């Protein structure tokens, strides 16, 4: 870097250092000197993976469900902020499903 599964309508902020950007990309629009990225420290959240525990189901192997938050990771404005492209509903207005993109796991390379 590119593969292959799932899942993205919930939910969760303080203090240092820093100093002008952030929100993925185009548009929109919003966030930011009452301090943007980034980095430390703490703390929450959140349950993918591992664990151990409780139920069930099997002959065994092991699967499932549930709680728990040790362990490895993620997250902590807004839906992944929205819209773009493609079908569908509509007379329009909008609305619905999808599709690339993207993000985070776990897996293969």
């Nucleotide at each position: 870097c590119a593969c292959u599964u799932a899942u993205c309508a919930a939910g969760a902020a303080a203090g240092g250092u820093g100093g002008a950007g952030g929100g993925u990309a185009u548009g929109g629009c919003c966030c930011u000197a009452a301090g943007a990225a980034a980095c430390c420290u703490u703390g929450a959240c959140a349950a993918c993976c591992u664990g151990g525990c409780g139920a069930a189901a099997g002959a065994a192997a092991u699967u499932u469900c549930g709680a728990c938050a040790a362990g490895g990771u993620g997250c902590c404005a807004a839906u992944u902020c929205c819209a773009a492209c493609u079908c569908c509903u509509g007379u329009a207005a909008a609305g619905g499903a999808g599709a690339c993109a993207g993000a985070u796991a776990a897996g293969a390379c």
Molecule: SAM riboswitch aptamer (S box leader)
Organism: Bacteroidota bacterium